About this RNA: Small-subunit ribosomal RNA from an uncultured Bacteroidota/Chlorobiota group bacterium, 1453 nucleotides, folded computationally. Its mean pLDDT, the model's own confidence on a scale to 100, is 84.
[in-house]
RNA sequence: GUUUGAUCCUGGCUCAGGACGAACGCUUGCGGCGUGCCUAAGAAAUGCAAGUCGAACGGAUGGCUUCGGCCAUUAGUGGCGAACGGUCGCGUAACACGUAGGCAACCUGCCCAAAAGUGGGGGACAACAGCCUGAAAGGGCUGCUAAUACCGCAUGUGGCCCGGAGUUGGCAUCAACUCUGGUCUAAAGCUUAAUGCGCUUUUGGAUGGGCUUGCGGCCUAUCAGGUAGUUGGUGGGGUAAUGGCCUACCAAGCCGACGACGGGUAGCUGGUCUGAGAGGACGAUCAGCCGGAUUGGGACUGAGAUACGGCCCAGACUCCUACGGGGGGCAGCAAUUAGGAAUCUUGCGCAAUGGGGGCAACCCUGACGCAGCGACGCCGCGUGCGGGAUGAAGGCAUUCGUGUCGUAAACCGCUUUUUACGGGGAAGAAGAAUUUGACGGUACCCGUCGAAUAGGCCCCGGCUAACUACGUGCCAGCAGCCGCGGUAAUACGUAGGGGGCGAGCGUUGUCCGAAGUUACUGGGCGUAAAGCGCGCGUAGGCGGUUUCUUAAGUUCGGGGUGAAAGGUUCAACGCUCAACGUGAACAGUGCCUUGAAUACUGGGAGACUUGAGUUCGGGAGAGGGCAGUGGAAUUCCUGGUGUAGCGGUGAAAUGCGUAGAUAUCAGGAGGAACACCGAUGGCGAAGGCAGCUGCCUGGCCUAGAACUGACGCUGAGGUGCGAAAGCGUGGGGGAGCGAACAGGAUUAGAUACCCUGGUAGUCCACGCCGUAAACGAUGGAUACUCGCUGGCAGCGAUACACUGUUGCUGGCUUAGCGAAAGCGGUAAGUAUCCCACCUGGGGAGUACGCUCGCAAGAGUGAAACUCAAAGGAAUUGACGGGGGCCCGCACAAGUGGUGGAGCAUGUGGUUUAAUUCGAUGAUACGCGAGGAACCUUACCUAGGCUAGAAUGCGCGUGACCGGUUCAGAGAUGAGCCUUUCUUCGGGACACAAAGCAAGGUGCUGCAUGGCCGUCGUCAGCUCGUGCCGUGAGGUGUUGGGUUAAGUCCCGCAACGAGCGCAACCCCUACAUUUAGUUGCCAGCGGAUUAUGCCGGGGACUCUAGAUGGACUGCCUGCGCAAGCAGUGAGGAAGGCGGGGACGACGUCAGGUCAUCAUGGCCCUUACGCCUAGGGCUACACACGUGCUACAAUGGACGGUACAGCGGGUUGCCAACCAGCGAUGGUGCGCCAAUCCCGAAAAGCCGUUCUCAGUUCGGAUCGGAGUCUGCAACUCGACUCCGUGAAGCUGGAAUCACUAGUAAUCGCGUAUCAGCAAUGACGCGGUGAAUACGUUCCCGGGCCUUGUACACACCGCCCGUCAAGCCAUGAAAGUCUGGUAGACCUGAAGCCGGUGUCCGCAACGAAGCCGGUUAGGGUAGAACAGGUAAUUAGGGCUAAGUCGUAACAAGGUA
Repeated sequence: GUUUGAUCCUGGCUCAGGACGAACGCUUGCGGCGUGCCUAAGAAAUGCAAGUCGAACGGAUGGCUUCGGCCAUUAGUGGCGAACGGUCGCGUAACACGUAGGCAACCUGCCCAAAAGUGGGGGACAACAGCCUGAAAGGGCUGCUAAUACCGCAUGUGGCCCGGAGUUGGCAUCAACUCUGGUCUAAAGCUUAAUGCGCUUUUGGAUGGGCUUGCGGCCUAUCAGGUAGUUGGUGGGGUAAUGGCCUACCAAGCCGACGACGGGUAGCUGGUCUGAGAGGACGAUCAGCCGGAUUGGGACUGAGAUACGGCCCAGACUCCUACGGGGGGCAGCAAUUAGGAAUCUUGCGCAAUGGGGGCAACCCUGACGCAGCGACGCCGCGUGCGGGAUGAAGGCAUUCGUGUCGUAAACCGCUUUUUACGGGGAAGAAGAAUUUGACGGUACCCGUCGAAUAGGCCCCGGCUAACUACGUGCCAGCAGCCGCGGUAAUACGUAGGGGGCGAGCGUUGUCCGAAGUUACUGGGCGUAAAGCGCGCGUAGGCGGUUUCUUAAGUUCGGGGUGAAAGGUUCAACGCUCAACGUGAACAGUGCCUUGAAUACUGGGAGACUUGAGUUCGGGAGAGGGCAGUGGAAUUCCUGGUGUAGCGGUGAAAUGCGUAGAUAUCAGGAGGAACACCGAUGGCGAAGGCAGCUGCCUGGCCUAGAACUGACGCUGAGGUGCGAAAGCGUGGGGGAGCGAACAGGAUUAGAUACCCUGGUAGUCCACGCCGUAAACGAUGGAUACUCGCUGGCAGCGAUACACUGUUGCUGGCUUAGCGAAAGCGGUAAGUAUCCCACCUGGGGAGUACGCUCGCAAGAGUGAAACUCAAAGGAAUUGACGGGGGCCCGCACAAGUGGUGGAGCAUGUGGUUUAAUUCGAUGAUACGCGAGGAACCUUACCUAGGCUAGAAUGCGCGUGACCGGUUCAGAGAUGAGCCUUUCUUCGGGACACAAAGCAAGGUGCUGCAUGGCCGUCGUCAGCUCGUGCCGUGAGGUGUUGGGUUAAGUCCCGCAACGAGCGCAACCCCUACAUUUAGUUGCCAGCGGAUUAUGCCGGGGACUCUAGAUGGACUGCCUGCGCAAGCAGUGAGGAAGGCGGGGACGACGUCAGGUCAUCAUGGCCCUUACGCCUAGGGCUACACACGUGCUACAAUGGACGGUACAGCGGGUUGCCAACCAGCGAUGGUGCGCCAAUCCCGAAAAGCCGUUCUCAGUUCGGAUCGGAGUCUGCAACUCGACUCCGUGAAGCUGGAAUCACUAGUAAUCGCGUAUCAGCAAUGACGCGGUGAAUACGUUCCCGGGCCUUGUACACACCGCCCGUCAAGCCAUGAAAGUCUGGUAGACCUGAAGCCGGUGUCCGCAACGAAGCCGGUUAGGGUAGAACAGGUAAUUAGGGCUAAGUCGUAACAAGGUA
């Protein structure tokens, strides 16, 4: 960082740090110091890595000679060395290692010290010579010879052994020393003649080893028992030495849950890396120890080996061979090959340090010192420094202004580390001198030239420092985690810019850290993972008061040790610094030893009573077991009464019943369970326990006495109990209920839910099983810690008082705890003790193994693989076939419709060259469109144009306009006629070329603005401060009332405020007032057939300005109030009077790029523009919205009455005339309270039609016309005549409306030449019905509840099947490893016996016999691994199939 919309917690995953014997990619100037096969302990060309001594010896060869001999070399004998040094880590879980001890049970060449000695003899064997043999390696026989080689003898300070006497010491066996007797036992010489080098014996030292003990350091119990030389003893053997080390006999022991035995892995340590530390991981280089030397076995020699560059045997491999037989062992230094991601030169030198030999000179030394290769690591240096703005060119970005790379460069000045070249030139070398340097002409110093020779890698979404452009378009790709990419990608690729580090930078791998994520330091377990179902109890752990003692733990001090290197410190010292090296101090937390202390713990001895227990009195109880017994009910049987149904359900059916059921009465049978009491009650360790009575029996409580004297708590293993279901018995029983099963329903299906039946079972006896949400999801014990209030059982006290008391059982709460919800003396608080258990989700409580079980199954209990989460509590929403309250024409109550018919109109679909485009549940569909014949017009076909049809600026020309002819469908083209204004600056207009610029109804409404729809005129949505909560958030806004309303009132940790509601605005209903023209006309006058027609008038109507009026103001009742109610009063109007405008935070990525605007993308002789014609009007169909009807509440005809809103000069048009009419003609008035449209219609009064496809209905079609317009063919409206279709009230379903509303009737207007208007928007006329009510449907508001939903139920999500991929289990088998034990065989060697031979003898030795044994063979177990037809489940995988199990009461909790 990552689980969520957000939050807190739990919890995993991931990252940033450090490190490396590394590897890989890109890059690379120099130096110093380090370091370099982690894999095949695979193989083994070539060279080298252990020799030396002539002062031990005899020869041989060469040389010299003064012939006396000398010098050099060295094959052999002999001595020393070769057991060191060097290499590797196979094996080993062990006294192998580390640490501290022991050896009275031991050895030690060379070296040191001391003591003593070194006399006198002898016989051989190599070399050599001769012969023989073999391919070779080599071998054999005969003969000669020396020694510091070998062997006797002598001597014996001493030593070993046997014996005697004593002293001292200790730790048991004993040790040391002194005296003494006996026996045995040494030696080597050489030379330079010396204080020489050796030799022998003994003692001691030093060094190096051997053996032994305590303690310490891996995993696994899915390894629980192991062991016969095993454990011990005695005798013997063996060894330097103890010891079953070996052997004979005897005994039966020994080891093990404090983990034996087995399996796996591994060299151990100093140390290294990391970490605050404690720890964790590791064990390269360097150092100590161990182990190995091709594999296995074996001894010899020697002071030392069971011997890397020795020997013998066996095996594998390899080489030579004359096939008879021989040779070999790099895990030494280089080098080669193989393996691998990967690890160097077949270098120089013994100058230094060290080793071997030698008296020495010296020789040997791939130890070592150096060099080489590799950025493998650490450290250091450099690639320049200063100035330099026109902010150059260029790149990139851009809002086109500029910004940035950037003082960076150029340019000017300076320096020379480094590189190159030239000159000089060490230390390392060593006691007085000489000689001696691989490195190396190196380090270092001086000089010359000249910025000259020297910069990359990774990253830039968050974590995590660093951003833009282009390309790409869920593609290509990135990615450590979260995650990016589907056309505006800071996440891909490139570029510019930026960030980081720098001769390196990244990646990969591994370890520690972060991770308190194994928790000792330092975690948890009611709900997140985690308390065993419950007792009893073993080991173990822990344990009351007190006295004395001890000193094991503990504490303090002293001593020893803890190798060196390494670590830390010392401004220490040496390389110019550093790395590196040197010195000192400290640390090394450990072990051993010694002294002291005694509080606590432990051990020993004693005492105590409070913990625990015992006895005596009293008490309650579904505690347990056995036996007996009771009534109610169900069912069945018998009989009676009685008749057609019963039963069952949401509704039914199956079923029962006329062979008599159900119902009812009486009697009987049988099994199981015990109503009321009964409880929030009691008992029990838990499971669990319920009629009543008796017997047997466990536990508990209480009161006060006495007794025991810590006897206690917990409890790994162990053992017992343990619901239901299940299992066993040739078991019993069986009324009711009731898995399976059958039938009936339900359903799309219904292997279910519901119904009718019904077998196991449920019951009893005995025996198994051993599990449950066996739950308080809370282990047991003890102590402590505010209060309030119940229940049960006792006791005290009695006044019915009691702040009396004990135990058990409940509720609320303080502190405290807790992530929260919650817990809270019955703790989940504060502490102690003991036990069990947890460590991400899935895979999985699965597999394998083992134990138990008759079985079912139980217990124990993984891994591969996979995911970036899974989870707990709480919050806000949303949702629920959850709840409560409330509202709305939401339902109901009504009225009228739609859905059926014809037509109009819109849409889908289809068709078409085109039928332009958009709108699509509600919230598209008489919608954009409030006027498609052309135009509109965006579409199609055809013909044309290209700075373009329109606009602005600038330049040039002078025409343009107007009229007219021809071609053409037109656009257009070709001609003719004509020739502007002016203030003289120029302007208007047109044209040509051409520039800046155009044009697009092309795409994206998911890039946008603006506008709009919708929830919804619903009553909500928020903020500030305060308060509460760890927090999301809550409170306020909830509650009680009230309202149309979050409207108001009351209450309240809230107090206020904002956007909404209401009001303010408009219309309407009343009045007053003002004003009276074009409006009005009561009264007065005049005129007319008649009419406000005229004079006049403001009273009235009306017009339109202002004002008033309504506020629950008044009354009564209810109410705290707000407010509500009333045939209330008054009033034109009464409780928001009616209507309108007005639409909160937001939702739907809702609609619109085609009103307009606009980012980005796209077109540019076309996706732009012009023109003609066509299309948008198509038509098998489907849907929406309407109109007209189906008729008598009607049609037709005649007569007659009453509106309001509006409109009118390209107009409305009076009156008159013509026409049946649409209309035409003529023509008054009116720019309008004046004139016109203008007839209102329904209504009312009459007449007629009489129930029919009609005198209803008017579609369709024919004919004839009128009008508009350039033009009515596609495609207008209207008129007249004729024609007279469907349709007789409309299925499922569905819509609107609560009053001046619905219904019904007409009128007007916009658009507009005309009109497809039956549409839309307005206006008035006539004028209802109904609302009990809120159960139900729909929508909404508030509160509450559940939730696994949050893209929010159109959500989430489960299982089978089908497909692909992956890992795993089982499996007939098969292959490999592996070897116990058994049998056979058995090399070398050693041991024992024998022993021709040698020898005086002892000894030795060939051969033979026996023992032991590597190896081989035969059959072959455990165990481990691989593989396999087939099979099983599991995991993963955008859009497969079937259903709907779970989450809401998830629709059967």